[in-house]
Overview:
The RNA shown here (small-subunit ribosomal RNA) has 1522 nucleotides and comes from an uncultured bacterium. The RNAcentral record of the sequence draws on ENA, Greengenes and SILVA. The coordinates come from a structure-prediction model, not an experiment, and the mean pLDDT is 83. It matches the Rfam family "Bacterial small subunit ribosomal RNA".

RNA sequence: AGAGUUUGAUCCUGGCUCAGAACUAACGCUGGCGGCGCGUCUUAAACAUGCAAGUCGAACGGUCCCUCACCUUUUAGCAAUAAAAGGUGAGGGAUAGUGGCGAACGGGUGAGUAACACGUGGGUAAUCAACCUUCAAGUCUGGGAUAACCUGUCGAAAGGCAGGCUAAUACGGGAUAGUCCCCUCGUCUUUUAGCAAUAAAAGGUGAGGGGUAAAGGAGCAAUUCGCUUGAAGACGAGCCCGCGGCUGAUUAGCUUGUUGGUGAGGUAACGGCUCACCAAGGCGACGAUCAGUAGCCGGCCUGAGAGGGUGUCCGGCCACAUUGGGACUGAGACACGGCCCAGACUCCUACGGGAGGCAGCAGUUAAGAAUCUUGCUCAAUGGGGGAAACCCUGAGGCAGCGACGCCGCGUGAACGACGAAGGUCUUCGGAUUGUAAAGUUCAAUAAGCAGGGAAAAAUAACCCCUCAUCUUUUAGCAAUAAAAGGUGAGGGGAUGAUUGUACCUGCCUAAAGCACCGGCUAACUACGUGCCAGCAGCCGCGGUAAUACGUAUGGUGCAAGCGUUGUUCGGAAUCAUUGGGCGUAAAGGGUAUGUAGGCGGAUUUUUAAGUCAGAUGUGAAAACUAUGGGCUCAACCCAUAGCCUGCAUUUGAUACUGGAGAUCUGGAGUUUGGGAGAGGGAAGCGGAAUUCCUGGUGUAGCGGUGAAAUGCGUAGAUAUCAGGAGGAACACCGGUGGCGAAAGCGGCUUCCUGGCCUAAAACUGACGCUGAGAUACGAAAGUGUGGGGAGUGAACGGGAUUAGAUACCCCGGUAAUCCACACCCUAAACGUUGUCUACCAGUUGUUAGAGGUAUCAACCCCUCUAGUAACGAACCUAACGGAUUAAGUAGACCGCCUGGGGACUAUGCUCGCAAGAGUGAAACUCAAAGGAAUUGACGGGGGUCCGCACAAGCGGUGGAGCAUGUGGUUUAAUUCGAUGAUACGCGAAAAACCUUACCAGGGUUUGACAUGGAUUGGAAGGAUGUAGAGAUAUAUCCGCCUUCGGGCCGAUUCACAGGUGCUGCAUGGCUGUCGUCAGCUCGUGUCGUGAGAUGUUGGGUUAAGUCCCGCAACGAGCGCAACCCCUACCUUAUGUUGCUACCAUUUAGUUGAGCACUCGUAAGGAACCGCCGGUGACAAACCGGAGGAAGGUGGGGAUGACGUCAAGUCCUCAUGGCCUUUAUAUCCUGGGCAACACACGUGCUACAAUGGCCGGUACAGCGGGGCGCCAAGUCGCAAGAUGGAGCAAAUCCCAAAAAACCGGUCUCAGUUCGGAUUGAGGUCUGCAACUCGACCUCAUGAAGUUGGAAUCGCUAGUAAUCGUGGAUCAGCAUGCCACGGUGAAUACGUUCCCGGACCUUGUACACACCGCCCGUCACACCACCUGAGUGGGGGGCACCCAAAGAGGUUGUCUGUAACCGCAAGGAGCAGCACUUCUAAGGUGAAACUCGUGAAGGGGGUGAAGUCGUAACAAGGUAACCG
Repeated sequence: AGAGUUUGAUCCUGGCUCAGAACUAACGCUGGCGGCGCGUCUUAAACAUGCAAGUCGAACGGUCCCUCACCUUUUAGCAAUAAAAGGUGAGGGAUAGUGGCGAACGGGUGAGUAACACGUGGGUAAUCAACCUUCAAGUCUGGGAUAACCUGUCGAAAGGCAGGCUAAUACGGGAUAGUCCCCUCGUCUUUUAGCAAUAAAAGGUGAGGGGUAAAGGAGCAAUUCGCUUGAAGACGAGCCCGCGGCUGAUUAGCUUGUUGGUGAGGUAACGGCUCACCAAGGCGACGAUCAGUAGCCGGCCUGAGAGGGUGUCCGGCCACAUUGGGACUGAGACACGGCCCAGACUCCUACGGGAGGCAGCAGUUAAGAAUCUUGCUCAAUGGGGGAAACCCUGAGGCAGCGACGCCGCGUGAACGACGAAGGUCUUCGGAUUGUAAAGUUCAAUAAGCAGGGAAAAAUAACCCCUCAUCUUUUAGCAAUAAAAGGUGAGGGGAUGAUUGUACCUGCCUAAAGCACCGGCUAACUACGUGCCAGCAGCCGCGGUAAUACGUAUGGUGCAAGCGUUGUUCGGAAUCAUUGGGCGUAAAGGGUAUGUAGGCGGAUUUUUAAGUCAGAUGUGAAAACUAUGGGCUCAACCCAUAGCCUGCAUUUGAUACUGGAGAUCUGGAGUUUGGGAGAGGGAAGCGGAAUUCCUGGUGUAGCGGUGAAAUGCGUAGAUAUCAGGAGGAACACCGGUGGCGAAAGCGGCUUCCUGGCCUAAAACUGACGCUGAGAUACGAAAGUGUGGGGAGUGAACGGGAUUAGAUACCCCGGUAAUCCACACCCUAAACGUUGUCUACCAGUUGUUAGAGGUAUCAACCCCUCUAGUAACGAACCUAACGGAUUAAGUAGACCGCCUGGGGACUAUGCUCGCAAGAGUGAAACUCAAAGGAAUUGACGGGGGUCCGCACAAGCGGUGGAGCAUGUGGUUUAAUUCGAUGAUACGCGAAAAACCUUACCAGGGUUUGACAUGGAUUGGAAGGAUGUAGAGAUAUAUCCGCCUUCGGGCCGAUUCACAGGUGCUGCAUGGCUGUCGUCAGCUCGUGUCGUGAGAUGUUGGGUUAAGUCCCGCAACGAGCGCAACCCCUACCUUAUGUUGCUACCAUUUAGUUGAGCACUCGUAAGGAACCGCCGGUGACAAACCGGAGGAAGGUGGGGAUGACGUCAAGUCCUCAUGGCCUUUAUAUCCUGGGCAACACACGUGCUACAAUGGCCGGUACAGCGGGGCGCCAAGUCGCAAGAUGGAGCAAAUCCCAAAAAACCGGUCUCAGUUCGGAUUGAGGUCUGCAACUCGACCUCAUGAAGUUGGAAUCGCUAGUAAUCGUGGAUCAGCAUGCCACGGUGAAUACGUUCCCGGACCUUGUACACACCGCCCGUCACACCACCUGAGUGGGGGGCACCCAAAGAGGUUGUCUGUAACCGCAAGGAGCAGCACUUCUAAGGUGAAACUCGUGAAGGGGGUGAAGUCGUAACAAGGUAACCG
């Protein structure tokens, strides 16, 4: 940093997808170790059990235990004394209760919350503050209670109740109090208001008056811990404010304590916080209100950054603690492990009543894809209490479980080639796995075992020692000494959950998987499978050779992990601030006026808000970055610095923007003269035409169409003349001319009226531009009311067309079209191009005006301004194209777009009389949809040209019979292939057996055939028998060589043979076809972003891309042509078997002779538009002519470009793969390929007189011949037989050519035409003619009298017609391939049919029109909308009821220790009642939202359905918008 995917290819637009990083993850496979982290994202669901907040006896009275002392009593003893009991005192320990402090921290969770909740910066002169620190002052006096405890009593329990005793650092009273609070007065300062005097507020200070404090404990003492008041600090908390950070306008209006004031209450404190009264405000398009979602941040992830996403762990703040409400206590709570009430739920119960709250740590259940141990310890850090020891601490420190993540280590190292075995592949040679293994030498990280190891984590309090200092006691007169106690410093000691852990040493010996291998994307082969099974992130793989499925070998990547899934960012410049667009791809509002807003000309003064700079504060820590350090490294941890891009305050600067003042004329506007115009509104007038009415003339049709018909007309049409009526529209002029904002505006005249242009001056002095909402206008169609209605004409009727024709065409025809008024508000309302301003080459036309030169005048010409057009440079654009009228270069403002479909839809709302318009989604679905251009192909587009393509002709086919091939049918088999043209007398140039591949039956199994190895035997082979359908089996006889290796043959066995079995869609080769059509390409250059173009197009010409000319092309290749063969002419050479003119000879070129001629052979020549004339461009070429055997390629053949049809052939051959191996191989006999209701193709013979028959007489050429051709002669009616001469052939034979010609006959008939069919008899070939050959003779004598629709061949030695030869072949030819004989007609021409070539045009086609593609209907599935209803949810409103609690007021109400009072009583307090507010609950009417719902509706998707053919080509009626 990009890549894949739209196309045949290209560029662009545009979406989808991938590669990266990350995770509180989960799942699959696998799993050695350690370190550091992390671990219920679901259900703020429910929870068993244990623990998570206590502590202080140095606040207090008790209680219990222990020790000591003293006293009393009793007992023992003579006594000292001892023991026991009790008491008192002291000490130590424990502790329920009172009291203090803590429990508001720590820990959890993220439900709620869109908020001053959070972040950041400020304010608090509007505040509080326990514990802590500092300072100042004080700590006096005197009371009454109450728990514990005792007694009684209620209850199942939880828990109370009554009476009695008692203490305090518990609770009251009084005193003192400079300070503190309140009131009054004086004075000073600051701020605000005001010109000032002054007033108000706040603060300081002075005087006077009033009010308000306290607690003690420990100690011998020193002292210390407390307590009270005040001032200040620190930590912390409350409140207020500026700014910042989600979505929806299909939520646009919200608000009544609401906004403000006065007064009061309340609070720690300001405040509608609350209340009374007064005013009517406050918020909102800069988004109020409402709805949805959400804890916020430091940070974390990603990213180059800007951003985007996120808020787990750690840290800060907030909120919550089963749900809702409430207060109490307190410095602090409206309180997670407190209280009260209400609800739900769970538990206990003796049914009366009680108890509970894991979103603390573990743990359980359910849920879920999914998230741990009911562990150890307070040693450390921190917290609470305490004077302290110490206690508590599931905070915390550790351990356990989990590859959940990050980091590190290991699974060995070196040598080792017979390149082992095995695996896999193979072209069978080998290659690869692979130095990999084995083997040799070496090492020992981690685990385990053994030994060492309190080294580090440790310091504070505590204990001990020393020193200093203070106090007390003792001794001393005293200094001082000793002892004890306190404080400080130094030194030492003790304390470890982790842990026998890290680490060190020794011994010993384990440990690799996962994914991928078609492209993107690193890595390929074999087998299996056969659109199946399956894969797939996108494109897409799989239908018998799958690098894409599954397995294996090999490889690639990562590695104790690897993949998959999910999510986020990135890539995506795909919401674009950085950094996009809107002519045609999505996108300019239909047009204008104008509000808010945004932006704004020149000069100058001032200000300093924006802006810039400096300073200060803050921006917590952690994180991040850099440097350094500590764990062996790293992760991790520590230190320092940076960063924290921000905010605030302050000091400056003043160019620019803004504010304020002044001035200017260039923007804008006003006035004057002139001008053009279908600009608008109203009224009037006009002629042409259509139709209708009246009358005249006139007669049979008119009209209409592709052709018709409906229609009109003898009741007189159409036509024509005259007159009249009525409505609508205004020919020519008329024009890429004019005007208007757009829609739009067209006869003429008048009236009213808007805008614009131009010229020259004067005036105002920025008055401007744009413009969300808003307002006005807005074609056609449509709506309402009233008119009008000629023509045209939706709907409708009829006639045609058609398979149908609800259309196109025709005849009619209502609404509408017209007018007035009122609506509608949309168009492909388009220049598909918003408005305004400035700048940036030109050329040409045109409209309007002005000026200049010149002129008598006009035109022309030049210049300026305002429009409107055509081209075109720079530049822009994906291209097309745009180009001073920009789509160029810039600026201002508005509107709009973000893949296609769903959808110009649904729903809601607004507007409308309605039709409908505006606004405007989602689910779902696809991987494209699209723009421009390119090459083809195609068109019922255009142009040019060619071809037996048509036309002009000749002869056929299609009808008949037969032959032959095919289909079909049949069959045991009718072997197989070929199937439009380009299969069908084709493969097959020969099916009786063979062929033969098919069928039936009978045999063989290393095989009918090839090669090799092993063992073994024997010549091979021949002859004659027997059995059998034959193959075969069997018997007898005959019968080898050798160099001793063997050759040859048989048997057995192993490798293998064999296959006309499959795949021509795995292939080679060969072939057909377009097409012997003139095309198909390349190199270099040039043009284009590119596909591509150019060349190859154009003007001519040709059979031809043949040639010429021109040209950004210049050349070249494969094709064309030529070179090759045959044929036509000549020359030369040669002369047998050929030929015969001359000379002889003969029946006969028979022979001599000759080689002139013919002919053969093989070497040449000859034809090139070369010559002449004309046309053409002085070209190429064409036309005509001469000469010539031949003339414009002389005729024919061979020759077939790039390619197309997955064309044909695996059954010619070759060949990959698959299949078969006692059979799909092979041998044999017989049968079949020859069947036969039928259909088609190709032929033969005919239908006759241009003929048949009979007789006679002529003239060829190509060929073939040895198991051959076969002469003469003889026989037979003939086929043929016999015969044997000649000939390996220019010698002999096949061999007779036939049509033709001459003569005769037949005379138009199913015939003397025609010959099928059938019968009989023969001939020949062959082992063999039954199925199933050919031919001959005699007899028989069918159909057929020229052939419907349709269709084929042929342009000259051709068609037609006549015979001849050959291949195959034993035999068999109407087929095929050749050969010659006779020998025509016609072509005006290119409109049409078919095929082809070139250019151009359109295209939504590219499998390419046999293309593409639209809609209904039918079926299946999916999501959605409506829906009688129905069931929930949250919120608001109104009303009812009202717990706990708080406030309030009142009371013939109840109770009452502290104070007053001698007392009665009072004050005060508590309760009760009442009242206000209020949670939960109830009721009601609406709105919102979610689920469900018979049925209805359209939409999407689906393989082959049905009906038509709407669109794409002029798509067959151009298409499209409303």